[in-house]
Context: one part of a larger RNA
RNA sequence: GACCUCAAAUCAGGCGAGAUCACCCGCUGAAUUUAAGCAUAUAACUAAGCGGAGGAAAAGAAACUAACCAGGAUUCCCUUAGUAACGGCGAGCGAAACGGGAAAAGCCCAGCGUGAAAAUCCGGGAGGCCUCCUCCCCGAAUUGUAGUCUGAAGAGGCGUUUUCAGUGACGAGCCGAGCAUAAGUCCCUUGGAAUAGGGUGUCAUAGAGGGUGAAAACCCCGUUUAUGGCUUGGAGAUCGUUGCAAUACGAUACGCUUUCAUAGAGUCGGGUUGUUUGGGAAUGCAGCCCUAAGUAGGUGGUAAACUUCAUCUAAGGCUAAAUAUUAGCGAGAGACCGAUAGCGCAGAAGUACCGUGAGGGAAAGAUGCAAAGUACUUUGAAAGGAGAGUGAAAUAGGACCUGAAACCGCUAAGGGGGAAGCGGAUGAAGUCAGUAUGCCAUUGUGCCUCCAGAGUCCUGGA
Numbered sequence: 001g002a003c004c005u006c007a008a009a010u011c012a013g014g015c016g017a018g019a020u021c022a023c024c025c026g027c028u029g030a031a032u033u034u035a036a037g038c039a040u041a042u043a044a045c046u047a048a049g050c051g052g053a054g055g056a057a058a059a060g061a062a063a064c065u066a067a068c069c070a071g072g073a074u075u076c077c078c079u080u081a082g083u084a085a086c087g088g089c090g091a092g093c094g095a096a097a098c099g100g101g102a103a104a105a106g107c108c109c110a111g112c113g114u115g116a117a118a119a120u121c122c123g124g125g126a127g128g129c130c131u132c133c134u135c136c137c138c139g140a141a142u143u144g145u146a147g148u149c150u151g152a153a154g155a156g157g158c159g160u161u162u163u164c165a166g167u168g169a170c171g172a173g174c175c176g177a178g179c180a181u182a183a184g185u186c187c188c189u190u191g192g193a194a195u196a197g198g199g200u201g202u203c204a205u206a207g208a209g210g211g212u213g214a215a216a217a218c219c220c221c222g223u224u225u226a227u228g229g230c231u232u233g234g235a236g237a238u239c240g241u242u243g244c245a246a247u248a249c250g251a252u253a254c255g256c257u258u259u260c261a262u263a264g265a266g267u268c269g270g271g272u273u274g275u276u277u278g279g280g281a282a283u284g285c286a287g288c289c290c291u292a293a294g295u296a297g298g299u300g301g302u303a304a305a306c307u308u309c310a311u312c313u314a315a316g317g318c319u320a321a322a323u324a325u326u327a328g329c330g331a332g333a334g335a336c337c338g339a340u341a342g343c344g345c346a347g348a349a350g351u352a353c354c355g356u357g358a359g360g361g362a363a364a365g366a367u368g369c370a371a372a373g374u375a376c377u378u379u380g381a382a383a384g385g386a387g388a389g390u391g392a393a394a395u396a397g398g399a400c401c402u403g404a405a406a407c408c409g410c411u412a413a414g415g416g417g418g419a420a421g422c423g424g425a426u427g428a429a430g431u432c433a434g435u436a437u438g439c440c441a442u443u444g445u446g447c448c449u450c451c452a453g454a455g456u457c458c459u460g461g462a
Base pairs, nucleotide, nucleotide: 023054024052025051026050027049034041038088064071065070075102076101077100078099086092106318107317108316109264119145120140121139123137124136125135126134127133128132154260155259156257157256158255159254163251164250166244167243168242169241170240171239172238174234175233176232177231178230179229184200185216186199187198188197189196201218202217203207209221210220211219269290270289271288272287273286274285275284296313297312298311299310300309353360354359373400376387377386378385379384449462450461451460452459453458
């Protein structure tokens, strides 16, 4: 190493215990409170607790509602109605039918029956045109797998009249993502900067909004046109055009019928106990006891008997939409808050920190347009200081926008017995503002006088 038996490891397929939990379903289940006390009641079929899901869940095609000329699955809204009813008939509690709307959708088993034949299916293997099909082998299964049938029926028979499955391509329509689309950066001024002031233009189905060195319709992003256009991806309910395919001992519709005909059990129901409900001689649910029927059974809101009528068919199952949503994902908005507000959190927040633990739980935003974040010199061990420099500003220097108050230091002025403080009257000092005024300088203008020039006015000077 091979062979045999095989821990561990790996592992097709299968399972999905855990997390999350706003909304949903099932269970369990209080008390505070209210009744002005309190025990039934109320709070409440709530909270806490446990379990289970989905994008929704649950419910759902009547063992319904009704009593009408009857309606016709469920869910949700309006109404019914704070009504009927319940209730120490106190406090309180409290539906439903009808009617109007939203949304609409109906179905499948078991149970009788293949009888020219288990026609059905799990698993494994092989092949193919590989979501599927064909073949082979084990197995399940006659104590029953298919097909047919489901009460509105149905099966069988007869009749002749009805109808015939789909599958692709392109486009429309639908959903997601992306893309494109107006008009000044013109002149002057201030300023660090123009988006300001003045001037002069342009667009507008766009003058919403935001950004940009101050306040921008026209600089940038957007906004409008637009429930639009283009590009791209997707889905496959619908519509249009078009290609291919199609007939069979099959399916389907209708009519007739002296044929046949099954429908859910420890269930319905009754008793009793508990609970629940508006449900009251018991609305629903659960435990225990008893326990059915098939011309039967349930219901018909007062128990029971007899009778009539009406209406459904329980004890099996599936089912979209309308509905809910403090979680999650993705958007839009606001008569909301604006850093002691608004979430506990606008910053490395469930953080720092506290507590053995369950748990509790902060404070903290703003330099500047731009770091240009102070080179260099000097002093100092350094921190820093003095110069210098940047900047519009450094009294913007990373304890940085603005920088209030109490309080502290320095400087200046004033005051001095009867605490300080307060009110009134009067005076003094300082400062500021306004008004009036003297003098000086300058400027405009009116009148008078004088000089020079000119001479009609007038010009220059005193």
Molecule: large-subunit ribosomal RNA, domain I
Organism: Rhodosorus marinus